[in-house]
Context: one part of a larger RNA
Parts: sequence; C1' cells; structure tokens
RNA sequence: CUGGGCGUAAAGGGCGCGUAGGCGGUUUGUUAAGUCGAAGGUGAAAUCCUCGGGCUCAACUCGAGAAUUGCCUUCGAUACUGGCAAACUAGAGUGGCGGAGAGGAAAGCGGAACUCUUGGUGUAACGGUGGAAUGUGUAGAUAUCAAGAGGAACACCGGUGGCGAAGGCGGCUUUCUGGACGCACACUGACGCUCAGGCGCGAACGCGUGGGUAGCAAACAGGAUUAGAUACCCUGGUAGUCCACGCCAUAAACGAUGGGUACUAGGUGUCGGGGGUAUCGACCCAUCCGGUGCCGGAGUUAACGCACUAAGUACCCCGGCCUGGGGAUCAUGGUCCGCAGGCUUAAACUC
Repeated sequence: CUGGGCGUAAAGGGCGCGUAGGCGGUUUGUUAAGUCGAAGGUGAAAUCCUCGGGCUCAACUCGAGAAUUGCCUUCGAUACUGGCAAACUAGAGUGGCGGAGAGGAAAGCGGAACUCUUGGUGUAACGGUGGAAUGUGUAGAUAUCAAGAGGAACACCGGUGGCGAAGGCGGCUUUCUGGACGCACACUGACGCUCAGGCGCGAACGCGUGGGUAGCAAACAGGAUUAGAUACCCUGGUAGUCCACGCCAUAAACGAUGGGUACUAGGUGUCGGGGGUAUCGACCCAUCCGGUGCCGGAGUUAACGCACUAAGUACCCCGGCCUGGGGAUCAUGGUCCGCAGGCUUAAACUC
C1' cells in the first nucleotide's frame, strides 16, 4: 500500500470554529503538467520464462529469443484532470420585508410552598413505621390565625410542542445579543464541502478563594431490622447542592447512527411561514417551503429493524475509528495538570 467493516456483534471523535491538506458547479479559449500514442536512448551479465543444443537422463550447462512492467529525450493527440485568461448563475453569500422560539448574558420584580422567629387561640400529645424506637412536647409542642425574616425552585399553561453545534435551556418584565425560517425581488459571481494539528465550548461530581445556606443530603451519629447489617427503613446531620471569579474536561456526553451534496412510492399527526379557494370571521379544503413524530413500500439488514429526519442508491472529506477474550480505565515514556486526575499507549504471559 492492499481487504472487510463501525445503530445493537470490536469500531463515529462529546460538540463546534477553522489552518495545512484532500475534493469541488456551467461555458469558451489557451497551455500541454497529469493522461494517451509513436520513435530513439538506456534499463550490465547471471537469474526467471520460451524454444533449441551438450553431458546415457536429470540436476547442471551452452545458444537464441522474450522479459527487464522503469527512467530520459524528441515528435504528436487534447476527451478528461490540472495551470492560465475571459464569461455565467442552478451552489454559497449579501441586502429588503415579516413573523416564531425555555437560544445566550445581565438587572429588577412576583406568587405558592417550605423552614425559622415573634405574638394570639388552644391542650396533650406530635412525629415516624411493616410494626417500632431514637427524636419533638406541660420551659406549652403538633394543629390553627396574624406578622416578620430567609434561601432555593418556578405548579397550572406544558405538548413523541419550541430553541440551541453539543452540553443544555421553562415564573414575569426590561436592556444587550447569536442563530434559524418564510416571502418577493435586486446584488456579488464558485467566494464551496470537509478538516490532521490548533483554538474554543463542554451535564454532574470534584478542586481553589470569598460569600450564602430554606429544603434536600454523601460522610458521620443515633434508632430499628438481622445470625451479622459498616446497607435497604426511621430520627438527625456536615460537605455539597446556590452566587462570584478561576480550575477540572469526563458521562449510557446516546439516535449507542461523523459531516456535506444529489437521487429514490405513499399514508397520517404536529410546529413556523407563504400564497390560493371560501367566509363577516374563526374553522375548513387542496397546495409550496422549513422543522419535528408515527405507520409503511421498493431497497437494505445476520436478524431486530431502517425506510425522503435511511441503516436505500452514489460521490467527497475526516490518514475519525475497529481487527478474538483476558492482561489493560494497566506498566513505562510523553504531555496537560496545584493535588487527585485526564489524554496518548505497549509487551510478556494466558485461554
């Protein structure tokens, strides 16, 4: 280099931006680098192969041919690829109008619930469980009413509904801000796709400094259960959960399905937008574009299933990744990192 693969058997990088590189729309001209043809030179001999000869055969050996798939030079071809020049608008983008959205950041506000504090009423229980006990309560609890304080989360709406690249995002208002979509035109004129390295984002836990702490709750303590019970159940309870700033970089980071483009029956919901018919209007009807579900045909698959949101039919890119189980989330080295740890990554041996 070559083969077969990656939803569930081993295998898609957690996600994006993007450099090198790879790949790249339509037309004309030019060039002739790739490509193709011809000729010449070279490609030592031996070896290999074919034919023939010599040792009685063979091995061996001699002769001739072929081969030496390559490189160089010259002449020629121009469909395709490349270079150069010019042009185009179907890809891509910009401008205009419009509506949708838990997209992001900051500030402010609100009600329910909860706990605590104070006061009122009130009296002996409350709480908890399978049953109990620890616990709370005559120093007046639980219950109930009023007032106050505090922190965290936002019932209903709420939806196989929306938004975001992923992680993720849900009370209300304001400010700042990203993206996507629809519509009719105008403009730029291939400006595109992918992306090794690189850079950025990245749930929860955890770490550092400083705050905060209502509820919940690792650790811990006690009560039970049990043969034991370092658990499951109960009463408590500290980190943590929350905020600011800085780290960490991992997840069943999942659709266990990388990104892009094109093509390939239907049926039925739903979300956003458009035009049309109709109507007082909503509804409704058929329809176009973009999302998000279900069912299903061809096709595909080991099967399950997937099936215009493909796991179908093809092409491009990621030097993405796999190559029997264990050893191995390992060792060693490297690198990131405050610690802990992350990333990269063998072999012996063994079945």
A computed fold for a 351-nucleotide part of an RNA from an uncultured organism, annotated as small-subunit ribosomal RNA, central domain. It matches the Rfam family "Bacterial small subunit ribosomal RNA". Rfam links the family to the GO terms structural constituent of ribosome and ribosome. Its mean pLDDT, the model's own confidence on a scale to 100, is 82. The full RNA is in RNAcentral, with records from ENA, Greengenes and SILVA.